[in-house]
RNA sequence: UUGUGUUAAGGGCAAACCUGUCUAAAGGCAGGGACGCAAAGCCAUAGGGUCUAAGGUGCUUUUAGCGCUAUGACAGCCUGGCCGCCGCA
Numbered sequence: 001u002u003g004u005g006u007u008a009a010g011g012g013c014a015a016a017c018c019u020g021u022c023u024a025a026a027g028g029c030a031g032g033g034a035c036g037c038a039a040a041g042c043c044a045u046a047g048g049g050u051c052u053a054a055g056g057u058g059c060u061u062u063u064a065g066c067g068c069u070a071u072g073a074c075a076g077c078c079u080g081g082c083c084g085c086c087g088c089a
Stems, first nucleotide, its partner, number of pairs: 002089004012037002017032006035076001041082003046079003049074003055069006
C1' cells in the first nucleotide's frame, strides 16, 4: 500500500422505549436505556428509495373532509464517494 474480516486486544456507536425540549408533522437535540452495528464515522449539493404535508393546489357531502405536491426529514433503506482502529494474508 492492497485485499480481507472478529477469533482476538483496546475500544467505539447506540434501536425500541421513557423523560425533557424544538417542530405543522416526519423527525432532530439532551439525559436514561441497549436491539444491534467491522464503518451504525462523514456526505441529503452523488443517484435511487422511504416518511411527513406547514404552504400551495384539486375535489367534495364545504364552520370540515379527502387527494396530489418538498422547499422539510431519514446516512441504523440500498448503491456510491471520502476518512479510519486492529488482526490475518

RNAcentral holds the sequence, with entries from Ribocentre. Predicted 3D model of an 89-nucleotide RNA (c-di-GMP-I riboswitch aptamer) from a Clostridiales bacterium. It matches the Rfam family "c-di-GMP-I riboswitch aptamer". Rfam describes the family as follows. GEMM was predicted in a large-scale screen for bacterial structured RNA regulatory elements. Lineage of the source: Bacteria > Bacillati > Bacillota > Clostridia > Eubacteriales.